[in-house]
RNA sequence: GGAGUUGGCCAGGCAAUCGCGCCAGAACGUUUACGUUCUGGGGAGGAAAGUCCGGGCUCCACAGGACAGAGUGCCAGGUAACGCCUGGGAGGUGAAAGCCUACGGAAAGUGCAGCAGAAAAUAAACCGCCUAAUCGAAUGGGGUCAGAUCUUUAGCUCUGACCCCAUACAACCAGGUAAGGGUGAAAUGGUGCGGUAAGAGCGCACCGCGCAACGGGUAACCGCUUGUGGCAUGGUAAACCCCACUCGGAGCAAGACCAAAUAGGGGAACAUAAUGCGUGGUCCGCGCUGUUCCCGGGUAGGUUGCUUGAGGCGCAUGGUGACAUGUGGCCCAGAUGAAUGAUUGCCCUCGACAGAACCCGGCUUAUCGGCCGACUCCCUUU
RNA sequence: GCCGGAGUAGCUCAGUCGGUAGAGCAACUGAUUCGUAAUCAGUAGGUCGGAGGUUCGAUUCCUCUCUCCGGCACCA
Numbered sequence: 001g002g003a004g005u006u007g008g009c010c011a012g013g014c015a016a017u018c019g020c021g022c023c024a025g026a027a028c029g030u031u032u033a034c035g036u037u038c039u040g041g042g043g044a045g046g047a048a049a050g051u052c053c054g055g056g057c058u059c060c061a062c063a064g065g066a067c068a069g070a071g072u073g074c075c076a077g078g079u080a081a082c083g084c085c086u087g088g089g090a091g092g093u094g095a096a097a098g099c100c101u102a103c104g105g106a107a108a109g110u111g112c113a114g115c116a117g118a119a120a121a122u123a124a125a126c127c128g129c130c131u132a133a134u135c136g137a138a139u140g141g142g143g144u145c146a147g148a149u150c151u152u153u154a155g156c157u158c159u160g161a162c163c164c165c166a167u168a169c170a171a172c173c174a175g176g177u178a179a180g181g182g183u184g185a186a187a188u189g190g191u192g193c194g195g196u197a198a199g200a201g202c203g204c205a206c207c208g209c210g211c212a213a214c215g216g217g218u219a220a221c222c223g224c225u226u227g228u229g230g231c232a233u234g235g236u237a238a239a240c241c242c243c244a245c246u247c248g249g250a251g252c253a254a255g256a257c258c259a260a261a262u263a264g265g266g267g268a269a270c271a272u273a274a275u276g277c278g279u280g281g282u283c284c285g286c287g288c289u290g291u292u293c294c295c296g297g298g299u300a301g302g303u304u305g306c307u308u309g310a311g312g313c314g315c316a317u318g319g320u321g322a323c324a325u326g327u328g329g330c331c332c333a334g335a336u337g338a339a340u341g342a343u344u345g346c347c348c349u350c351g352a353c354a355g356a357a358c359c360c361g362g363c364u365u366a367u368c369g370g371c372c373g374a375c376u377c378c379c380u381u382u
Numbered sequence: 383g384c385c386g387g388a389g390u391a392g393c394u395c396a397g398u399c400g401g402u403a404g405a406g407c408a409a410c411u412g413a414u415u416c417g418u419a420a421u422c423a424g425u426a427g428g429u430c431g432g433a434g435g436u437u438c439g440a441u442u443c444c445u446c447u448c449u450c451c452g453g454c455a456c457c458a
Base pairs, nucleotide, nucleotide: 001378002377003376004375005374006373007372008371009370010369012347013346014345015344016343017342018341020043022041023040024039025038026037027036028035029034045353049364050363052362053361054360055359056358057251058250059249060248064284065283066282067281069247070246071245072244073243074088075087076086077085078084089103090101091100092099093098104242105241109240110239111236112235126181127180128177129176130175131174134171136169138167139166140165141164142163143162144161145160146159147158148157189207190206191205192204193203194202208231209229210228211227212226213225214223215222216221255304256303257302258301265295266294267293268292269291270290276288277287278286297457298456299455311330313328314327315326316325317324318323348351383454384453385452386451387450388449389448392407393406394405395404401438409425410424411423412422413421431447432446433445434444435443
């Protein structure tokens, strides 16, 4: 200098003017309420979003028992809690820094695997390889008989017929064989040597795998350790299921208070202590005494919940870390047709995604760019 | 704000323990008719809203995302 990985932070800036809504104080109007004016303070986000998890808060038994249902799923820790975070293990990936993983159980049971292929789950014989029988034809060898040669016989040689044996071939049939071919996403360990009719963990060596012991580690798990098993149960659980753990339901339009108005009307269900409803799927249990639902009617006003909180910042200590403890000082939006804006000037790298609605902790998704720290690899120079 | 549901052919809808997607109407072609409609015979048309994952294989199972639709207060 280039390429890349990772953690954190910022989200155009400054000034002037005019607005919007909130809080505090003062003055005025009519004491309160409320309104107006003035002064001061503060006024969107890292995701305010999706509403995917977890909790606080509120009501219903501050939540109980059983079944059903839902969720999570390597180990340990953090936390109010979590499906989040941190550290570690295993697997995958990358040259490395690093990154990714719904990562329990397929030896409890059930199910599924189209097409192709011989065979798809108690493995299986299509081609190929090997063995035996039968039949066919060929070659070689042997035996018997006949003929020829030699005067005759025997013997030798040659020729022909028949029989037997061996070898290789072809067909058919019966077996053996998972080395090889071919199909598939997937075909029942891999390499080598021996072995065999041909083959095969059939035997052996090495590698892999399972089990046990020992050692290390809190554990998951690991071992260039030892023994043992020839290998015996292939995939799928984001299929049913099994195992372990967790989970009551609803949600601020929850809930509480005040005010106003009306036909306190009609119908249905259940029933007088069991049912009905609260209460979610069911039953038990608990609570209420008439309850619930439908149609119809009325009001759609105000207060509260509402923002001081598992709050944030700095420092110190403990911890590898998430985080915890102590201490100092800080108050930092609370609207309800719903504020957070507009104009002008200057500057720059010309500005992305996007707008709180009860509140927090996370995850996920969207996002122009910029700054800082740590690390890896390559090139060059010293 | 909170809660729930849906997305499959041009339209309306089917499609369950995952095996390669159908029906009706509409469209097109042919027959019938003097011609049209109706009728009959046939044909085409789908990334199953989008992206990723699990699996040999996804409309179906899981995650994220986009679009659309519905419900809610208080009193008696």
Molecule: RNase P RNA; transfer RNA
Organism: Gammaproteobacteria bacterium